[in-house]
Context: one part of a larger RNA
RNA sequence: CUAGGCGUAAAGGGCAAGUAGGUGGAUCGUUAAGUGAGAUGUAAAAUGCGUCGGCUCAACCGGCGUUGUGCGUUCCAUACUGGCGAUCUAGAGUACGGUAUGGGAAGACGGAAUUCCUGGUGUAGCGGUGGAAUGCGCAGAUAUCAGGAAGAACACCAAUGGCGAAGGCAGUCUUCUGGGCCUGUACUGACACUAAAUUGCGAAGGUGUGGGUAUCGAACAGGAUUAGAUACCCUGGUAGUCCACACAGUAAACGAUAUACACUAGAUGUCGGGGGGGAAGAACCCUUCGGUGUCGUAGCUAACGCGUUAAGUGUAUCGCCUGGGGAGUACGAUCGCAAGGUUAAAACUC
Numbered sequence: 001c002u003a004g005g006c007g008u009a010a011a012g013g014g015c016a017a018g019u020a021g022g023u024g025g026a027u028c029g030u031u032a033a034g035u036g037a038g039a040u041g042u043a044a045a046a047u048g049c050g051u052c053g054g055c056u057c058a059a060c061c062g063g064c065g066u067u068g069u070g071c072g073u074u075c076c077a078u079a080c081u082g083g084c085g086a087u088c089u090a091g092a093g094u095a096c097g098g099u100a101u102g103g104g105a106a107g108a109c110g111g112a113a114u115u116c117c118u119g120g121u122g123u124a125g126c127g128g129u130g131g132a133a134u135g136c137g138c139a140g141a142u143a144u145c146a147g148g149a150a151g152a153a154c155a156c157c158a159a160u161g162g163c164g165a166a167g168g169c170a171g172u173c174u175u176c177u178g179g180g181c182c183u184g185u186a187c188u189g190a191c192a193c194u195a196a197a198u199u200g201c202g203a204a205g206g207u208g209u210g211g212g213u214a215u216c217g218a219a220c221a222g223g224a225u226u227a228g229a230u231a232c233c234c235u236g237g238u239a240g241u242c243c244a245c246a247c248a249g250u251a252a253a254c255g256a257u258a259u260a261c262a263c264u265a266g267a268u269g270u271c272g273g274g275g276g277g278g279a280a281g282a283a284c285c286c287u288u289c290g291g292u293g294u295c296g297u298a299g300c301u302a303a304c305g306c307g308u309u310a311a312g313u314g315u316a317u318c319g320c321c322u323g324g325g326g327a328g329u330a331c332g333a334u335c336g337c338a339a340g341g342u343u344a345a346a347a348c349u350c
C1' cells in the first nucleotide's frame, strides 16, 4: 500500500459547533467535463507470445503476425454522474398554538443535622475497639435543656423516573436564558449530511491570587496490630473539600458500541404530547407521535450476546487498528506558572 477490521481479542476522537474537502431529494430543458462507442495518429528496435524457417537438435539466429488493454486528435451517443437554466415539496428550516423538565446563570429565603461559644441541671466518667491505648474530663466532660454563631450539604418525595451534546444536573421561590416534544395550518424552496484544520465546552484531583473553613480529610503526629507495619483499625490533623476570578485539559470522560438517513416479526413496562370513547371532569379503554427500559423472531456474532435505542440490511463521511515487551517512553516540536498535556519513534528482545 492493498485488504480486513474497531461491544469484550489491537482499534470510536471525552463532547459539540463548524471551514476546506467528500457526499447529496423530485421533474423538465440544455451542455457533453466524467462515462460509453467508432475512426485515426502514436506507443522505436530488441524483448514477450504465436507461427514458419536457418545452424544435425537445442540454446542462439532470421521472416511474418500479434501483444503492448496507454496517451493525443476527431466524430458520435446521452442512461447515469457533473456544469448551466427553470420548476417543485416528500429532506431541512421559519412563524403561529400548546406542553414536560434536578438543562444553564444570578439573587433571595428555609428547616433538620454537625461543630463551636454562653448559661442552667447534673456527677465521674466519656470516647474508641476484635480487644485496647493515645485522646477528652473534677479548671466539671459525656448526657440533657435554653440561647447564640459559622460553614457545608439538601432526608422523605425518589423511581428500573426526568433533563442535557458530553462532562453533568436535585431544598423552596424570583428574574434572565437554552434545547426538546406534540398538533396542525401558513411560509422559504434542497437552504442538506458528514467533517481534516480551527474554535468552544469539558468529572475528580492539581496550580495562581484573594476570601472562607462547620464537616470530612492526602501529608504529618501519636496510639494499637505485627517478626517488621513507612499500612489496614483508633485519636488528632495541614493542604484540600466551599466561593470569586484565572489556568490546567485529563478519566474504566463507558453503552468499553462515531455521526446522519432509510429499511426489516412481535410481546411487555414506563415518561411527555395529540386524537377518539367513556353523558361534564378524573380513573379507565382504544389509537397515534416522540423518549426511555425489559424480553424476544429473522438475521448477525468466535462465543458471550446484539436484536426497530442492532452488534441485522444498506448508503454517506470522519476518527482509529495492524503480534507481546521496549512505550504512550526517548528525541524534536508545541502548549502550560508548575505539575504535566498533545504529537510520537527506534535499537534491542520474545
Base pairs, nucleotide, nucleotide: 003322004321005320006319007304008303012318014201015200016199017198021194022193023192025088026087027086028085029084030083031082033081034080035077036076038074039073040072041071042070048066049065050064051063052062053061054060091191092188093187094186095185096184097182098181099180103177104176105175106174107173108172109171110154114150115149116148117147118146119145120144121143125136126135162169163168206247207246208245209244210243211242216240220236221235222234223233258317259316260315261314262313263312266295267294268293269292270291271290272289273288274287275286276285277284299306300305323350324349325348332343333342334341335340